Predicted 3D model of a 72-nucleotide RNA (transfer RNA) from Omnitrophica bacterium GWA2_41_15. Its Rfam family is "tRNA". The family's RNA type in Rfam is transfer RNA. The organism belongs to Candidatus Omnitrophota, within Bacteria.
RNA sequence: GCGGCGGUAAUUCAGUGGUAGAAUGCUUGCUUGCCAAGCAAGAUGUCAUGGGUUCAAAUCCCAUCCGCCGCU
Numbered sequence: 001g002c003g004g005c006g007g008u009a010a011u012u013c014a015g016u017g018g019u020a021g022a023a024u025g026c027u028u029g030c031u032u033g034c035c036a037a038g039c040a041a042g043a044u045g046u047c048a049u050g051g052g053u054u055c056a057a058a059u060c061c062c063a064u065c066c067g068c069c070g071c072u
Stems, first nucleotide, its partner, number of pairs: 001071007010024004018055001026042005048064005
């Protein structure tokens, strides 16, 4: 340099046009003599960045940045 895959909550990931979700973690409460476990409720997201298409974009298109793999 070329090609492929990926970037979404604190973490690991799902979501492939129509109100952003799960698990774990975190906070509060219940339970217990205490811890753990269990149960209930809650908080946390410029969906990597910029632009385009569309009534509507995490999702489609283009460019850029970062990570991984392969080729040279």